A computed fold for a 350-nucleotide part of an RNA from a metagenome, annotated as small-subunit ribosomal RNA, central domain. Its Rfam family is "Bacterial small subunit ribosomal RNA". Rfam links the family to the GO terms ribosome and structural constituent of ribosome. The full RNA is in RNAcentral, with records from SILVA.

Context: one part of a larger RNA
RNA sequence: UUGGGCGUAAAGCGCAUGUAGGCGGCUUGUUAAGUCGGAUGAAAAAGCCCCGGGCUCAACCCGGGAAGUGCGUUCGAUACUGGCAAGCUUGAGUACGGGAGAGGGUAGCGGAAUUCCCGGUGUAGAGGUGAAAUUCGUAGAUAUCGGGAGGAACACCAGUGGCGAAGGCGGCUACCUGGACCGAUACUGACGCUGAGAUGCGAAAGCGUGGGGAGCAAACAGGAUUAGAUACCCUGGUAGUCCACGCCGUAAACGAUGAGUGCUAGGUGUCGCGGGUAUUGACCCCUGCGGUGCCGUAGUUAACGCAUUAAGCACUCCGCCUGGGGAGUACGGCCGCAAGGCUAAAACUC
Numbered sequence: 001u002u003g004g005g006c007g008u009a010a011a012g013c014g015c016a017u018g019u020a021g022g023c024g025g026c027u028u029g030u031u032a033a034g035u036c037g038g039a040u041g042a043a044a045a046a047g048c049c050c051c052g053g054g055c056u057c058a059a060c061c062c063g064g065g066a067a068g069u070g071c072g073u074u075c076g077a078u079a080c081u082g083g084c085a086a087g088c089u090u091g092a093g094u095a096c097g098g099g100a101g102a103g104g105g106u107a108g109c110g111g112a113a114u115u116c117c118c119g120g121u122g123u124a125g126a127g128g129u130g131a132a133a134u135u136c137g138u139a140g141a142u143a144u145c146g147g148g149a150g151g152a153a154c155a156c157c158a159g160u161g162g163c164g165a166a167g168g169c170g171g172c173u174a175c176c177u178g179g180a181c182c183g184a185u186a187c188u189g190a191c192g193c194u195g196a197g198a199u200g201c202g203a204a205a206g207c208g209u210g211g212g213g214a215g216c217a218a219a220c221a222g223g224a225u226u227a228g229a230u231a232c233c234c235u236g237g238u239a240g241u242c243c244a245c246g247c248c249g250u251a252a253a254c255g256a257u258g259a260g261u262g263c264u265a266g267g268u269g270u271c272g273c274g275g276g277u278a279u280u281g282a283c284c285c286c287u288g289c290g291g292u293g294c295c296g297u298a299g300u301u302a303a304c305g306c307a308u309u310a311a312g313c314a315c316u317c318c319g320c321c322u323g324g325g326g327a328g329u330a331c332g333g334c335c336g337c338a339a340g341g342c343u344a345a346a347a348c349u350c
Stems, first nucleotide, its partner, number of pairs: 003322004007304002012318001014201004021194003025088007033081002035077007049065006091191001092188004096183003103177007110154001115149007125136002162169002206247006215241002220236004258317006266295011299306002323350003332343004
């Protein structure tokens, strides 16, 4: 456990698909299950309430009456909900025509840079720091020029710009592929919303097998600093970072804001598509739809703030919270190769 809540106080599942369930547009007819009304039955006794009575009173006891949520049967009502039937087009979807996009996957290609190798030039330093040292260098380093190898990441464009459900996505080209948006008609005819379980996706790190390894770099080693320095700084450096396949399933997975629908002043920027106006044309100006920002009215909020992308006004469905610590722990169960994850207490204590 009625309730009240969930941006920041405890509280929105990381995200989606979707089963059961819950909820569901407009019109007509029918039914009468829900709903509403009448009648009637049953509703033990005791008790409660009313009237009367008995113990000297009362408590207590006795007699009578009334009441009784709800339940059964029956007769009605038909607005709403449900069932059935028929229809509708505004919700939802399909077809058609467009343009936008780092949406996803595979293959190929490109240039800059770092490192290494080879060769040329060249000579004593280079590197690094607050200052140094470890380190590299006369076996020729650093610098510079030419050639080569290899891996990873894609400067500028680049934008509170775009795309994606979220995680996330950024060089170029091709192929395969998902979604959204705009326009104008036609079609289907409520086909919808949510979603317990379930299933899939899910950054980084980590794990397994095999590859790869340039740079960076946990661990580790050394040099410094320091009272110490298991650090911050420096020189090195292995896992890892990359690829393939398979696991893991977490995060400040954040807008710390679940999804859907409708309604409720404006102003201003920007992205995509359209209409009008204008023009040789691109702009400009007016305007419609869809995104993405800022400011702000009403309203709301404990305040901060939010404010047509709501945290406003309502409805539907799901998830979650209920003092701090103990504890997201123990135990058990399920999952995992492991690391661990999910579910999730209590004693005790303040």